Description:
The RNA shown here (small-subunit ribosomal RNA) has 1500 nucleotides and comes from a metagenome.
[in-house]
RNA sequence: AGAGUUUGAUUCUGGCUCAGAACGAACGCUGGCAGCGUGGAUUAGGCAUGCAAGUCGAACGGGAAGCCGCGUGUUCAAUCUUUCGAGAGAGAACGUGCGGUGGAGAGUGGCGUAAGGGUGAGUAACGCGUGGGUAAUCUACCCCUAAGUCUGGAAUAACCUCGCGAAAGCUGGGCUAAUACCGGAUGUGGUCUUUUAAGGCAUCUUGGGUGAUUAAAGGUGGGGAUCCUUCGGGACCUGUCGCUUGGGGAGGAGCCCGCGUACCAUCAGCUUGUUGGUGAGGUUACGGCUCACCAAGGCUUACGGUUAGCUGGUCUGAGAGGAUGGUCAGCCACACUGGGACUGAGACACUGCCCAGACUCCUACGGGAGGCUGCAGUCGAGGAUCGUUUGCAAUGCGCGAAAGCGUGACAAUGCGACGCUGCGUGGAGGAUGAAGGCUCUAGGGUUGUAAACUCCUGUCAUGAGGGAAAAACGAGCGGGCCGGGAAUAUCGGUUCGCUGUGAUGGUACCUCAAGAGGAAGCCACGGCUAACUCUGUGCCAGCAGCCGCGGUAAUACAGAGGUGGCGAGCGUUGUUCGGAUUUACUGGGCGUAAAGGGUGCGUAGGUGGUUUCGUAUGUCGGACGUGAAAGCCCACUGCUCAACGGUGGAACUGCAUCCGAAACUGCGGAACUUGAGUGCAGGAGGGGAGAGCGGAAUUCUUGGUGUAGCGGUGAAAUGUGUUGAUAUCAAGAAGAACACCGGUGGCGAAGGCGGCUCUCUGGAAUGUUACUGACACUGAGGCACGAAAGCUGGGGGAGCGAACAGGAUUAGAUACCCUGGUAGUCCCAGCCGUAAACGGUGUGCACUUGGUGUGGGGGGAAUUGACCCCCCCCGUGCCGGAGCUAACGCGUUAAGUGCACCGCCUGGGAAGUACGGCCGCAAGGCUAAAACUCAAAGAAAUUGACGGGGGCCCGCACAAGCGGAGGAGCAUGUGGCUCAAUUCGAUGCAACGCGAAGAACCAUACCAGGGCUUGACAUGGGGACCCUUCGGGGGUGUCAGCGAAAGUUGACUUUGCCAUCACAGGUGCUGCAUGGCUGUCGUCAGUUCGUGCCGUGAGGUGUUGGGUUAAGUCCCGCAACGAACGCAACCCUUGUGUUUAGUUGCCACCCCCGCGUCCGCGGGGAGCACUCUAGACAGACUGCCCGUGCAAUCGGGAGGAAGGUGGGGAUGACGUCAAGUCAGUAUGGCCCUUACGCCCUGGGCUGCACACGUGCUACAAUGGUCGGUACAAAGGGACGCAAGACCGCGAGGUGGAGCAAAUCCUGAAAGCCGGCCCCAGUUCGGAUUGGAGUCUGCAACUCGACUCCAUGAAGUUGGAUUCGCUAGUAACGGCGCAUCAGCUACGGCGCCGUGAAUACGUUCCCGGGCCUUGUACACACCGCCCGUCACAUCAUGAAAGCCGUCUGCACCCGAAGUCGCGGAAGCGUUUACGACGAAGCGCCGAAGGUGUGGGUGGUG
Repeated sequence: AGAGUUUGAUUCUGGCUCAGAACGAACGCUGGCAGCGUGGAUUAGGCAUGCAAGUCGAACGGGAAGCCGCGUGUUCAAUCUUUCGAGAGAGAACGUGCGGUGGAGAGUGGCGUAAGGGUGAGUAACGCGUGGGUAAUCUACCCCUAAGUCUGGAAUAACCUCGCGAAAGCUGGGCUAAUACCGGAUGUGGUCUUUUAAGGCAUCUUGGGUGAUUAAAGGUGGGGAUCCUUCGGGACCUGUCGCUUGGGGAGGAGCCCGCGUACCAUCAGCUUGUUGGUGAGGUUACGGCUCACCAAGGCUUACGGUUAGCUGGUCUGAGAGGAUGGUCAGCCACACUGGGACUGAGACACUGCCCAGACUCCUACGGGAGGCUGCAGUCGAGGAUCGUUUGCAAUGCGCGAAAGCGUGACAAUGCGACGCUGCGUGGAGGAUGAAGGCUCUAGGGUUGUAAACUCCUGUCAUGAGGGAAAAACGAGCGGGCCGGGAAUAUCGGUUCGCUGUGAUGGUACCUCAAGAGGAAGCCACGGCUAACUCUGUGCCAGCAGCCGCGGUAAUACAGAGGUGGCGAGCGUUGUUCGGAUUUACUGGGCGUAAAGGGUGCGUAGGUGGUUUCGUAUGUCGGACGUGAAAGCCCACUGCUCAACGGUGGAACUGCAUCCGAAACUGCGGAACUUGAGUGCAGGAGGGGAGAGCGGAAUUCUUGGUGUAGCGGUGAAAUGUGUUGAUAUCAAGAAGAACACCGGUGGCGAAGGCGGCUCUCUGGAAUGUUACUGACACUGAGGCACGAAAGCUGGGGGAGCGAACAGGAUUAGAUACCCUGGUAGUCCCAGCCGUAAACGGUGUGCACUUGGUGUGGGGGGAAUUGACCCCCCCCGUGCCGGAGCUAACGCGUUAAGUGCACCGCCUGGGAAGUACGGCCGCAAGGCUAAAACUCAAAGAAAUUGACGGGGGCCCGCACAAGCGGAGGAGCAUGUGGCUCAAUUCGAUGCAACGCGAAGAACCAUACCAGGGCUUGACAUGGGGACCCUUCGGGGGUGUCAGCGAAAGUUGACUUUGCCAUCACAGGUGCUGCAUGGCUGUCGUCAGUUCGUGCCGUGAGGUGUUGGGUUAAGUCCCGCAACGAACGCAACCCUUGUGUUUAGUUGCCACCCCCGCGUCCGCGGGGAGCACUCUAGACAGACUGCCCGUGCAAUCGGGAGGAAGGUGGGGAUGACGUCAAGUCAGUAUGGCCCUUACGCCCUGGGCUGCACACGUGCUACAAUGGUCGGUACAAAGGGACGCAAGACCGCGAGGUGGAGCAAAUCCUGAAAGCCGGCCCCAGUUCGGAUUGGAGUCUGCAACUCGACUCCAUGAAGUUGGAUUCGCUAGUAACGGCGCAUCAGCUACGGCGCCGUGAAUACGUUCCCGGGCCUUGUACACACCGCCCGUCACAUCAUGAAAGCCGUCUGCACCCGAAGUCGCGGAAGCGUUUACGACGAAGCGCCGAAGGUGUGGGUGGUG
C1' cells in the first nucleotide's frame, strides 16, 4: 500500500465482498509449565445458609462465670488419742453466706453507622465535563489561636415486681447513675438594634461606640511544700484526654452561571406557578422553592417521542475523525416498588424508622417477620462468566488515652488457555538417501538428515536437601537527650538497646540426582491469498467471505500423501474501527452515470466597492492559573528477560484571566464614484390587457343549372345520393383559426406570443454623463405566475375530435386505415399546479487566443446617397484554440479559471409507493419511509453480430429458358413398427444409391446353441527334448471313436513341449479428453503482422476514401511505410503450329506377287509424307491500332488455331459449427478378464399396416417393332481376356488360335435407309406370378444373377411445392472400369456420340462481400425481453374489530407524614399565665377507583 466482482473486451460511475487491528467474548478441535492481569455483558429476576459495623469500663449504674479469703451446712477422711463405746481431726468433695478479685452478656451515654463495598434501573439533566461565582452559604472529627470550664436540680433505662400475648413484643408499679436531661451565674467573644469612619461589586464588607441577648462536663495519671479529713482521701499543684464560646485554616458539602454534551420535524408550536413584581413563609443559603395579591408575560430546535449513566480514558485510524465507556480512577443516580419524614455536622439514609403495594416465610388465624444491585453460594433465564477458601501479617478505615477490637474494604490463594508475556517439548553429527507411505513417463521422485544410529545437554516437569532470604514498619520495656513543670514525678518528642508478631508458605529461590526420558496441535492449499497431487463421488453427496465449484479425468466436495501458515494454541461466529475520498472539515459531486427547484419577486440569513479616523468581536503574540491520579509517549530503573511495576519528564492540541499588536474581518464616525439606481434623447419588437374591424377557407341553409353516382382505400366496405347528392353559380348564417411575409429572425422571467387598427401598460438595448452615493448579490420559509389535459357554473359550438357506433384488416384486432360522432377544443368567472415545464446545463460578478453569419443601436471615413467599408455596445447562431471532461463533447452565450449564495445526490428494485400531515370539489398534488430482495443496476465509447435501416456490388439467387422430382411400378437408403437378433455409426442446408469400390457362408461387430481359458495373435523370464563345430540351430505326426463343426477322447509312433509367471485380447464407453483425416460457410475475397502514428483504454490507422477488377486485381489519394497467409501465376489436361522419334501405329507416292472384266481387292517390300503416338519447343503479353480516362482500366478493331482468366482440373487463407469419425488406423482415461476375450454351427443384417429421400422404367408416334447399314473414346486382361469353328431359340456349352498387349481378345448406341403399327391401356408399359433352364460357388430354402415360354398390374405427363443447368453446357444415346467366385449396379467413377434454348434486367426470394447507421443483442434475432394467468413460499400495507402496554386531562377516595389549627392529663410558677404537650381538625398527599382522550405494540 491494496485486491476480487457489472463487459466479448474497455474507461468511468457505483454498490457488494476480502486481506488488518481489537474484544469482559462464545462455540469446535487440541492442550506441558510459569508470571501478571481478568471473569454474571442476559432477569435492577427470586433467594436457603454463613459472614460483610462496630467500639469505648479512662462517661455511668449494675454485675454473671471463674479464682482467692473468712464463716457455715452435708458427706467423707490420713493421722492421733481411746474406757474400743467412741472422741479429736489436718485435709478433700459438694452446697451456701459475706468480702475481695474478675470482668462476660445486657443496659444508659459518646463517637461511628451519610465512609468503605455493590449496581447502572432511572436520568437528554447544571446529571456529567470544563472554566468561573458564592458580598447568598454550611462544615462533626483534625490543625492554629483567644477566652472560659462557677453553682444547682429533677428524672430515666438497666434491676426488682404485677400482668397481657402462640410469637414478635407490650403495659402498670418501685429503686438508681452519668460526659444523659434541665435551671442559675459570668460574657473574652458571638448575634441583633442603632450610630460612625474607611472600602467595595448593587444587595454590602471591615473597624470603633450604645443597648439587648447568649455557654460549658467531666474523666484519668502523678506529686508532696501548705490546709482539711470519716484516714480511704480531698482541697492544692502539675500533666493529659474531654467540654464551652469565638476567630482562622485544611479538607468536605450545598447553590448559581458561561460553554460543550445522541437520534427523530412523518413531534411546530409549548406554557397558568406559567414569566415578572410586591409582601410573607421556608431553607445552612439565593430563588415561584411555597403562598396571597398585581401585571401578562416567558420559551422556541422549545414541546413531544425514542435511546442512553457522564468523564479521565479504551479500540481503530497517517491524521481529522468514527465507535465505545468492562476492569482502574473522578462525579452522579439507585438500594423489593411507590410515598414520607425523623435523628444528625452531614441522609430524606443499601444491612435505620413510618405508610401503601407486590412477593416470600412463621402462626395457636387473633397477628407477626423479611428485603444479597455487600462477599461467597443457590435456583431460574441464557451461547456465556469462578470458591458457600485463608487472614486481619501488610495497606486503609471506625472506636479507644492505649493495649487492642472490628473490618467478605483489603491482602492472599483456588478455578477458567479469557487475555498479555516468557519458557519448554531437545542439540550436534548422521546417505545403504533404509523400511513404510504417496506418486510415477516405471527410469525415478518425494516424505528426507527426517528416522534409525553415534556423541552430547539438562531448561520445565519428577525426587531429595537447604531456605522464617525479601515482604517489618510500628508497639511494649529499659537507658540517654530535649520540652513543659516547683519537680530528679508524670507527660510529650527524639535516639540506642532488649522482647514479640507472617494468612500466603516450607512458597520464591539455591543445590544435588536420574534420564531424551513426561510435554503438539489447529487451520488452509481455484483466484483474492502463502501452499498440489492421487483416489472416491458424478448438479448426487456436499462446499461457499465475494467471484463461484460439483452433470465420469474436480488442485474448489470427501479421504489420503505432500505443502504452506500460526503454534499451547488454531479456526469459526458475533461486534467495532479501518480499508470506504462510500457523507468528502482535512477530502466528493449534480449536460448524458444518483443529483439544478417549472419560473420570477422578495423576508430572515449568508456575502459584499474605494479612502480615512476610532474601537478591539474575531485574529495574532506573551505571561499566569487550571487542565486530578492512572493511562499513551520518552528517559532511567526493579522483578534472570518480557508482560508487569517504580521514579522523573514530556504531553494533555482545552478553558479562564491579564498585558500587548492593529495588517485583515467585524463594529462606530466621516468622505468618494467605478457597483447599483434615476433623469434626458431618438429608435426596435408575434411582450401583456381590452375594444373594434377584415378577407380566404370549411360546414350549414335557400335558390338556380345539372344527372348518376359521390365519397373513401393498398384494395374495399360502412356512409351518402333519383325525396336529385357529388360538381357548379348566387345569396345568406355561424364559429374557429389567421396562408404568403416567416427567417437556428424578434419579444418575454418561465409557461409562452403571429391578420389589421385604436386605447392602456411592462421590460430591455443604444447614446448622454445631469442626479443619488454602496442604496448591492444571493435567497430557507413566503408570495405571484405557470403548456396541455381535467373540474365547477354560465354561454358558444363551424371544423377537428378521446369515449362510443359501424365498415375493413387480421388467427384474433377492444389498434393502426375508413365512415360517423359525444365530451372537449372557443368565451366569461373560479379551481387544479403538473410536463422530456429540456440547453436534460440555478442566479450574479470577474478573468481567459480566434474566425464567420445574423437582429437592434451608435460612431468613423467617404459619398449625390439611405449602399459598400472600418470600429464600439447589446442580443442570437455556427466552427474551433488553450483548458476541462470517463468519454461523448463544452469551448468569451463554458461543461475553462475564480468568488458569493441557494437547491439537490449517496447501489438497483420495492417506490416517488405505504402510513401520517398539509392542499384540493374531485381527479389528484406536495412532503416521504421500511420490511423484503439482488450483486449488480448504470454512463460513455470499442469490436462484432443483427435490423420487415440505408448505399454499392456479386452468385443458375431471381427473372428468361430447357429438362426433371412431387402422382405409378420397381430398385435403393432412412424413419417407424416388428423381432431372439433385425449389429453399429451418419440426422436441416452440410444424414438418407451415406461409411458399404459388391451382406447366400466368410466378412460380422448382432442373436440362439455348442465349445476353449497364457488363450486365435506378440514379447520376455524359468524348466525340459533332439542335433551341434558350443556361436547357435531344429522338429512335433498317424489312425480310430463322439460331434453339425470347432473340438475332444483313446491308441500307436521316436525318449521327440510344458504345470507356470508377467501378460495377451476387447468393433466395450467417452469424437464433449485427443491426434490425424473430412464436411460446411466458400474458390467467398478476405484474414493478419512488424514498426510508426492516434486514443487514458478496449481499440483504431494500415485494410477507409475516389475509380477499377473475377479478385484487398490494379491505379490515384491518404500518418502511414512495409510484410505475411489468401487472389493471380507457377502444375496437369485440352485447343494451333514446329521439331525429334517411327514400332506393335500409318500407307500418299514407288516396286514386286496373287486375284480380278475396268474401277479395284489381298499379300510382300520400300517409306515416315499424312493420321497417330509422346517428348521438347513455339504461341497470348492488353504486345499493336482507335476512342475514353490523371492513371489503373474499359469499349472497339486488326492479326491469329486461340483475345482479354481461351475451356476444364488440381490447389480451399484466418477462422466458424464442442460439425463428423474412439467402427479405418493411432491414442489418454474408464470398464471386462473360464469373459464384454477366442473358436464354431445355424439364424439375422433382406423381416413390413406405414412415412420420407435418391434413382431406374414408363405412360408412347420426335414413338414401338422388324430388317439393313455407318461412325467412338477411354479402359481391362494370366487362378485372366479369349477369336475363328461347332451345339443350343437363348442364357450358355464344347473347344482352344492368339495375347503379360499401340501387335491378341472386347458386336457401340442413338443416327441413317426401308417395312409394319394408327392413338388404343394399344405391337405403349413392363410389374407380378406359374413353368422350364443356364452360370458361379462347399452350398443359391430363408436370400444370387441371367435365359426361354406363359402371365401381363399400376400408369394416359402427375396438387401444393420443389431440383439441376449459361455451351460442346443442358438434354438424349451408348461404352468402359473398380469392388468381385457370383451378384441385388437401375449405384459410383470415367469415356465418347448427337447436341440446343435463354439471360430484358437486379424491384423481389435465398446466400455472400464492402461502407455506413441504430441497438437494452455478445450462447450474438433460433438474441433479448414485457404483462396477465395457474401453483407454492416469504415480507409488508389496509381491514369490522379484539388484546396488551405507556401516558395526558377531569373527578372520587385518601395511608404515612411535615406544616398549620387545637390543646386533655402532666410540669413550672401560681392571680393569671408560661414551656412542652396526647387526642381531634385542616392543606398537601402515594397507591387505588371512575370517565374521557392520545401514543405504541400484537392479533385479525